[in-house]
Context: one part of a larger RNA
């Protein structure tokens, strides 16, 4: 910008991607077949390997701003507690979230048409013969669907429903956010409010804080105390703090 008033939800599916790999092994059966030596097809099950999606419950990784131990040094007058800078100062742990080395699906379900080699059934020129001439079958991991994703700029612009008849339906700007995401975009909320924060609990990390009180000459221990603190998790109550106030579009031609 169009799709021919405009606008919100939901959608056909023309078309069109992706995948559609392949092994071992059990049974059948040491049977069929074969002198023997070997040795099946079909059928029915199992276990991995690639390939490929999702998610994070276990197993690990990351986890610079969660917690602890630690070194040098300033700094808070000093002790005693903290703070800064040394690669995140080093170390040991880690929640969410990300994620494979992790865990689950698919690929590894049937199944349908139309066929290829290949095989056939009736059959005649041509009194037999002949799968072919006419006619009808069987028949592959291929092909055409079916399952899975995109998809009406399918200019052939489709289809429902429902709102508005006009400073209208509606949406944007602008602010709180995240299932989203480099930014747009999507999604959710905007006081007529649970949208984030803060509170509360709990899960969950880290390990038993500071203070005092006791043993020790002291270092240091123990006790209060599964203690203090803690980023993203949950789950509750509750407008305490921010989503103020406001503005634009959006009407028109034929």
């Nucleotide at each position: 910008c169009g799709u021919u008033a405009g606008a919100g939800u939901c959608u056909u599916g023309a078309g069109g991607g992706a995948a559609u790999u392949g092994a071992c092994u059990u049974u059948c059966a040491g049977u069929a077949c074969g002198a023997g030596a070997g040795g099946a097809u079909c059928a029915a099950g199992g276990u991995g390997a690639g390939g490929u999606a999702a998610c994070c419950u276990c197993u690990g990784g990351u986890g610079a701003a969660c917690c602890a131990g630690u070194u040098g040094u300033c700094c808070u007058a000093c002790c005693a507690a903290g703070g800064g800078c040394a690669c995140c100062g080093c170390u040991g742990g880690g929640u969410a979230g990300c994620u494979a080395c992790g865990u689950u699906g698919c690929u590894a379900u049937u199944u349908g048409g139309a066929u290829a080699a290949a095989c056939g059934c009736u059959g005649a020129a041509a009194g037999c013969a002949u799968a072919u001439a006419a006619g009808c079958g069987u028949g592959a991991a291929g092909c055409c669907a079916g399952g899975c994703c995109c998809a009406a700029g399918a200019u052939g612009a489709g289809g429902a429903c429902u709102c508005u008849u006009u400073u209208a339906a509606g949406u944007c700007c602008c602010c709180c956010u995240g299932u989203a995401g480099a930014u747009a975009a999507c999604a959710g909320g905007g006081u007529a409010u649970a949208u984030a924060g803060a509170c509360u609990c709990c899960a969950g990390g880290u390990g038993u804080a500071a203070g005092c009180a006791c043993a020790g000459u002291a270092a240091u221990g123990u006790g209060u105390g599964u203690a203090g603190c803690c980023g993203a998790g949950g789950a509750g109550a509750a407008a305490c703090u921010a989503a103020u106030u406001g503005g634009a579009c959006g009407u028109c031609a034929g």
Record summary
A computed fold for a 254-nucleotide part of an RNA from candidate division WS6 bacterium OLB21, annotated as large-subunit ribosomal RNA, domain VI. Its mean pLDDT, the model's own confidence on a scale to 100, is 84.